Record summary: Predicted 3D model of a 73-nucleotide RNA (transfer RNA) from an Actinomycetota bacterium. The coordinates come from a structure-prediction model, not an experiment, and the mean pLDDT is 80. It matches the Rfam family "tRNA". NCBI's taxonomy places the organism under Bacteria, Bacillati, Actinomycetota.

[in-house]
RNA sequence: UCCGAUGUAGUCUAACGGUUUAGGAUAUGGGGUUUUCACCCCCGAGAUCCGGGUUCGAUUCCCGGCAUCGGAA
Numbered sequence: 001u002c003c004g005a006u007g008u009a010g011u012c013u014a015a016c017g018g019u020u021u022a023g024g025a026u027a028u029g030g031g032g033u034u035u036u037c038a039c040c041c042c043c044g045a046g047a048u049c050c051g052g053g054u055u056c057g058a059u060u061c062c063c064g065g066c067a068u069c070g071g072a073a
Stems, first nucleotide, its partner, number of pairs: 001072007010026004018056001028044005049065005
């Protein structure tokens, strides 16, 4: 320099273009239980990399950028 893949809560991971108010696990906050801690139970907060485009409607499709990973020279 060129090519490809990927990008969703702190972490891991789902989601046919439309009943998805973006789900689950884990972590975390509050409460219950316990002499206390842990386990367990209940409740809560937290996310679509950025900018455009297509579409009635975009996490999903297209383009560009950025980042990570891999490959070629």